[in-house]
């Protein structure tokens, strides 16, 4: 220097042809237990890595940018 993949809650990871974000683990509150696990029930948490653009509408799709990974040089 160049191809390819990947970037979403705190952690791992969904998101079918654009229609306006969920799941599991955590985390708070409450109940059952004398308490602990554990189980129920309810809550809080994300400008979808940035910046643009196409679109009535973008996490999606399109150029760029970092950062990670893989290969080539």
């Nucleotide at each position: 220097g160049g191809g390819c993949c990947g970037u979403u809650g705190g952690c791992u990871c969904a998101g079918u042809u654009g229609g306006u974000a969920g799941a599991g683990c955590g985390c708070c509150u409450c109940c059952a237990u004398g308490g602990c696990a554990u189980g129920g029930a309810g809550g809080a948490g994300g400008u979808c890595a940035c910046c643009g653009g196409u679109u009535c509408g973008a996490a999606u799709c399109c150029g760029g940018u970092a950062c990670g990974g893989u290969c080539c040089a």